Annotation: Predicted 3D model of a 506-nucleotide part of an RNA (small-subunit ribosomal RNA, 5' domain) from an uncultured bacterium. The full RNA is in RNAcentral, with records from ENA and SILVA. Its mean pLDDT, the model's own confidence on a scale to 100, is 88. Its Rfam family is "Bacterial small subunit ribosomal RNA". Rfam links the family to the GO terms structural constituent of ribosome and ribosome.

Context: one part of a larger RNA
RNA sequence: GAUGAACGCUGGCGGCGUGCUUAAGACAUGCAAGUCGAACGCAGAGCGGUAGCAAUACUGUUCUGAGUGGCGAAUGGGUGCGUAACACGUAGGUGACCUGCCCAGAAGUGGGGAAUAACAGUCCGAAAGGACUGCUAAUACCGCAUGCGGCGGCCCGGGUUAGAGACCGGGCGGCCAAAGGUCAGUAAUGAUCGCUUCUGGAGGGGCCUGCGGCCCAUCAGGUAGUUGGUAGGGUAAUGGCCUACCAAGCCGACGACGGGUAGGGGACCUCAGAGGGUGGCCCCCCACACUGGCACUGACACACGGGCCAGACUCCUACGGGAGGCAGCAGUCGGGAAUAUUGCCCAAUGGUCGCAAGACUGAGGCAGCAACGCCGCGUGCGCGAUGAAGGCCUUCGGGUCGUAAAGCGCUUUUCAGUGGGAUGAGGAAGGACAGUACCACUGGAAUAAGGUACGGCUAACUACGUGCCAGCAGCCGCGGUAAAACGUAGGUACCGAGCGUUAUCC
Numbered sequence: 001g002a003u004g005a006a007c008g009c010u011g012g013c014g015g016c017g018u019g020c021u022u023a024a025g026a027c028a029u030g031c032a033a034g035u036c037g038a039a040c041g042c043a044g045a046g047c048g049g050u051a052g053c054a055a056u057a058c059u060g061u062u063c064u065g066a067g068u069g070g071c072g073a074a075u076g077g078g079u080g081c082g083u084a085a086c087a088c089g090u091a092g093g094u095g096a097c098c099u100g101c102c103c104a105g106a107a108g109u110g111g112g113g114a115a116u117a118a119c120a121g122u123c124c125g126a127a128a129g130g131a132c133u134g135c136u137a138a139u140a141c142c143g144c145a146u147g148c149g150g151c152g153g154c155c156c157g158g159g160u161u162a163g164a165g166a167c168c169g170g171g172c173g174g175c176c177a178a179a180g181g182u183c184a185g186u187a188a189u190g191a192u193c194g195c196u197u198c199u200g201g202a203g204g205g206g207c208c209u210g211c212g213g214c215c216c217a218u219c220a221g222g223u224a225g226u227u228g229g230u231a232g233g234g235u236a237a238u239g240g241c242c243u244a245c246c247a248a249g250c251c252g253a254c255g256a257c258g259g260g261u262a263g264g265g266g267a268c269c270u271c272a273g274a275g276g277g278u279g280g281c282c283c284c285c286c287a288c289a290c291u292g293g294c295a296c297u298g299a300c301a302c303a304c305g306g307g308c309c310a311g312a313c314u315c316c317u318a319c320g321g322g323a324g325g326c327a328g329c330a331g332u333c334g335g336g337a338a339u340a341u342u343g344c345c346c347a348a349u350g351g352u353c354g355c356a357a358g359a360c361u362g363a364g365g366c367a368g369c370a371a372c373g374c375c376g377c378g379u380g381c382g383c384g385a386u387g388a389a390g391g392c393c394u395u396c397g398g399g400u401c402g403u404a405a406a407g408c409g410c411u412u413u414u415c416a417g418u419g420g421g422a423u424g425a426g427g428a429a430g431g432a433c434a435g436u437a438c439c440a441c442u443g444g445a446a447u448a449a450g451g452u453a454c455g456g457c458u459a460a461c462u463a464c465g466u467g468c469c470a471g472c473a474g475c476c477g478c479g480g481u482a483a484a485a486c487g488u489a490g491g492u493a494c495c496g497a498g499c500g501u502u503a504u505c506c
Base pairs, nucleotide, nucleotide: 001505002504003503005502006501007500008499009498012377013376014375015374016373017372018370019369020335025333026332027331029330030329031328034071035070036069039068040067042065043064044063045062046061047060048059049058050057051056078288079287080286088212089211090210091209092208093207094206097205098204099203102201103200104199105198106197107196108195109194110144112142113141119134120133121132122131123130124129149176150175151174153172154171155170156169157168158167180193181192182191183190184189214260215259216258221251222250223249226248227247228246229245230244231243232242233241263285264284265283266282267278268277269276270275290311291310292309293308294307313324314323315322316321341367343366344365345364349363350361351360352359353358380410381409382408383407390401391400392399393398415443416442417441418440419439420438424433450495451494452493453492454491455476456475457474461490462489463488464487465486471478472477
């Protein structure tokens, strides 16, 4: 000098930040991922129209509910367990690859079929939930057609290359598409949102490689899918990734193997630099989601608020069986020296869905708590000596606190009251924050100072008490009767809404 700090004493305000470093301990409660009726059928409610005396029937429209379907749920948010590794950083490779939504371009969107949830009925179960029968729709599912095109097979040719599964040209035969909705219109048709195939792009990702960054040699040898090959499987894709067979290799003092520790980087602290230390907030990457394993769906997961199995734990139970996962935001218990509100709003920024209106959004924007940090402001200003009173010291003359106070004059930052009152909303309206910031007026010095130290290092000294006691102390060292070192007081020094102490790094 620095800190995500804590502790002691003290504490007026504001702005901007920051706030479980320990138990990746356990969690009550609420919320944190939905959305689309312009994909589809149904149920309920309201309002209206037509017919009717009415019941009712048909129909239009709005809202609600679950269901089928689509997109999203793989982002955002949290944590640092594991990991010494191509995890990260950097530079490359991919002639070994993928890519929903978005952009550009080319082509198409024809005609059929069979189901199923919802619903109804019956039944089982305490519940969670489930079974059977029957009905129904679609942008759900399945054939057929078409094939600009794409895929793969055989054959021929070309150039590139280390190598063709990439590129170009030709021939034969094979395989592969699709979905509709809304609006306008009498309709024809048009517009728009989609759908299908293909090419390219943008952005994103997978895999591979060189180099770089911890400690221990009191870890010296390690290795059987081990190292390589052939064939196959698997994957979007290379690969011993996996399997069979064959060979016997491969790594190591340039530190293999083993053990310990640890997420990595941008950065941050320190420092003249070199270096040393750190990785909290913010950004990028990685890993994880009660513990361990597994796959399903999907463009993408082996998936925090999805599934299955096993385990530990907690809860419900009619004892047969079930339910759960805050390392999301708040909050609780526990642990700890120690770390906040079960707040407001989607107004803004951004995200998902939707033609849109809009819905959702503890992302985010704000507010609350905490001197935890940085920065700023204030606690008054001027005059005022007989140098008051009082305290302390004293050589008893006096000295000092000290212009300090009182007193007189002034100001109003701040404070209180009253009134006005935004920007943020780049076209009208629309603001959680917020009647906030800010402005004006009124009032009155009013509402606001402490902490530590004073032997040397080190800036600041006397008195009394104590008497190797009580105590101090970072080091040297003080204290045994005159202690500037202990305790108190006065004075002084230094910082100041802080001041000290402790811990840690340079």